This is a predicted structure of a 106-nucleotide RNA (SAM riboswitch aptamer (S box leader)) from a Bacteroidota bacterium.
The coordinates come from a structure-prediction model, not an experiment, and the mean pLDDT is 81.
The organism belongs to Bacteroidota, within Bacteria.
It matches the Rfam family "SAM riboswitch aptamer (S box leader)". Gene Ontology term of the family: regulation of gene expression.
The sequence was found by an Rfam model in a public genome assembly.
RNA sequence: UAUUUAUCAAGAAAGGCUGAGGGAUAGGCCCUGCGAAGCCUUAGCAACCUGAAUAUAUUUGUUCAAGGUGCUAAUUCCUACCCAUUUUUUUUGGGAUAGAUAAGAG
Numbered sequence: 001u002a003u004u005u006a007u008c009a010a011g012a013a014a015g016g017c018u019g020a021g022g023g024a025u026a027g028g029c030c031c032u033g034c035g036a037a038g039c040c041u042u043a044g045c046a047a048c049c050u051g052a053a054u055a056u057a058u059u060u061g062u063u064c065a066a067g068g069u070g071c072u073a074a075u076u077c078c079u080a081c082c083c084a085u086u087u088u089u090u091u092u093g094g095g096a097u098a099g100a101u102a103a104g105a106g
Stems, first nucleotide, its partner, number of pairs: 003104006013042005021031003025080004043072003048068002050065006076098001081095004
């Protein structure tokens, strides 16, 4: 990087350096000198891969651990396209798209 599968309503922050942006895109709405983003340290969350135990209906379930990732404002912050509903400004629900992460595959 185009692609396959799964998940995305829960969870978890302090310090140092630095100094103005950040929340993927667009719009909205937010966060931010009471310190954004980035880098470093320490801590934490979770359990996708992984390891162990155990049960079994054996391409599975449960429990434990935490080696590889990931994450630690707001539901993936909301909406975007379609359908239904309500209404004629709009509300609500479902699905898709897009995105993120993991594990494959090329």